[in-house]
RNA sequence: GAUAAAGGCAAACUCAUUGAAAAGUGAGGACGCAAAGCCACGGGCCUAACGUUGGAAAGACAAUGGCAGCCGGGCCGCCGAA
Numbered sequence: 001g002a003u004a005a006a007g008g009c010a011a012a013c014u015c016a017u018u019g020a021a022a023a024g025u026g027a028g029g030a031c032g033c034a035a036a037g038c039c040a041c042g043g044g045c046c047u048a049a050c051g052u053u054g055g056a057a058a059g060a061c062a063a064u065g066g067c068a069g070c071c072g073g074g075c076c077g078c079c080g081a082a
Base pairs, nucleotide, nucleotide: 001079008033009032013028014027015026016025017024018023031069037075038074039073041072042071043070044067045066046065051061052060053059
């Protein structure tokens, strides 16, 4: 980062499955992505099982759970016009 070339990934949704949930995994499927490759270090966001609170219930608090396709950061990577 281009009306380039070779490619790559795969949103929503569906099915199956794991999980308390958020969400993940596999198959199908493409909204899009020049890092939509990898990493939870910082910010932010989601969930709230266990726990605390509550006479009880409802509810509230709260990650040790998650989101890399929220942003920043770190590491690696294809091609090469202006």
Background: This is a predicted structure of an 82-nucleotide RNA (c-di-GMP-I riboswitch aptamer) from Falsibacillus pallidus. The coordinates come from a structure-prediction model, not an experiment, and the mean pLDDT is 89. It matches the Rfam family "c-di-GMP-I riboswitch aptamer". Rfam links the family to the GO term cyclic-di-GMP binding. The model forms 100% of the base pairs in the Rfam consensus. The source organism's lineage runs through Bacteria, Bacillota, Bacilli, Bacillaceae and Falsibacillus.